[in-house]
Parts: sequence; C1' cells; structure tokens
RNA sequence: ACCUUAUCAAGAGUGAGGGAGGGACCGGCCCGUCGAUCUCACAGCAACCUGCCGCAGUGCAACGCGGCGUGGUGCUAAUUCCGGCGUUCACGAAAGAUGAGGC
Repeated sequence: ACCUUAUCAAGAGUGAGGGAGGGACCGGCCCGUCGAUCUCACAGCAACCUGCCGCAGUGCAACGCGGCGUGGUGCUAAUUCCGGCGUUCACGAAAGAUGAGGC
C1' cells in the first nucleotide's frame, strides 16, 4: 500500500516553539498574524485492543453483559463542519478517519 470488520449526532485544552495558510478532494461555509494547521511538553476525553474486577454461563473453559482505566493506539473548532451519488427526502451508498485482524 491492499483486504476484512466495527465505530464516526456524545466527550475532552493549556503552555512552549514556529510563522502562513488550514479544515482529505471539489463547491460552500468557516478557522487563522488577537498567531491557526503543524511539532513538543503537560493535562484531559474516550473505552477499539490489552490487563484487572464483578455478574451471567460451563463438567472445566470459551463466547456474553457491566465496571475500573494498568499498558498500546486514537482523539481534544464546527455532526466526518454542510453538500457531492441514489431514492420513497429521510435514510442509504461512496469516499474519508480511527481501532482490531489479515496479507
């Protein structure tokens, strides 16, 4: 890089560095020299994986449900910011993001 699968209406920011674009793509609309995007530090959110605990279950296990938040990721403007494709107009698809697994 590619494949499979789950989730994406909730939640969570300060400081330092740096100095012009950024929000994936296109259109819109926003954010940004009152310093954004980004990098680092610390803090936090969440609960995908891991670990521990409880319940249920079992011949013993495993699968299941709940809790905690040890470790690994992730995330901390706006519904994935809105629309893009389809239709019965509110959902679905596609694309994207993240996790887990595979190759």

Annotation
A computed fold for a 103-nucleotide RNA, annotated as SAM riboswitch aptamer (S box leader). It matches the Rfam family "SAM riboswitch aptamer (S box leader)". From the family's description: The SAM riboswitch is found upstream of a number of genes which code for proteins involved in methionine or cysteine biosynthesis in Gram-positive bacteria. The sequence was found by an Rfam model in a public genome assembly.